[in-house]
RNA sequence: AGUCUGUUUCGGGGCGGAGUGAAAGUCUCCACUGGCGGUGAUGCGGAAUUUUCCGCGAGUCCGCGAGCAACCCUCCCGGGUCUGCAGAAAUGGUGCGAAUCCAUUACCAACGGUUAAAGUCCGGAUAUAAAGGAACAGCGC
Numbered sequence: 001a002g003u004c005u006g007u008u009u010c011g012g013g014g015c016g017g018a019g020u021g022a023a024a025g026u027c028u029c030c031a032c033u034g035g036c037g038g039u040g041a042u043g044c045g046g047a048a049u050u051u052u053c054c055g056c057g058a059g060u061c062c063g064c065g066a067g068c069a070a071c072c073c074u075c076c077c078g079g080g081u082c083u084g085c086a087g088a089a090a091u092g093g094u095g096c097g098a099a100u101c102c103a104u105u106a107c108c109a110a111c112g113g114u115u116a117a118a119g120u121c122c123g124g125a126u127a128u129a130a131a132g133g134a135a136c137a138g139c140g141c
Stems, first nucleotide, its partner, number of pairs: 004138007016030004031120002033109002035064004043056005059107002067085003070081004089105005111123003
């Protein structure tokens, strides 16, 4: 340094203003938010000093996650799935090279609830998982 196993722990943000109305944090205008891994333009920053280390770098490129449905297992609780549903980007610039940089303009956001339709309120949920991250311990090489 790597691999495997175990334990512990971490692990989602956002409606402010105006309008209409009997009623809207749900509609309209402006506003606000961006989970996890990968890729990471031959990038950026820092340390060291010539080769290495550390950090940063995509909501809409690839994949995953919570949710719903279906099917299956189960007396129940609950569990499983290679099943389905569930979203979005263009243009210009720089450059050898851009789906990730810079600029501009756009677009997207489960299910149930609600005096009125919800990415932002309430609820399942002090949930699950992560996908996963970190720490520690152990095994073997």
FMN riboswitch aptamer (RFN element), 141 nucleotides, folded computationally. The model forms 100% of the base pairs in the Rfam consensus. The sequence was found by an Rfam model in a public genome assembly. Its mean pLDDT, the model's own confidence on a scale to 100, is 75.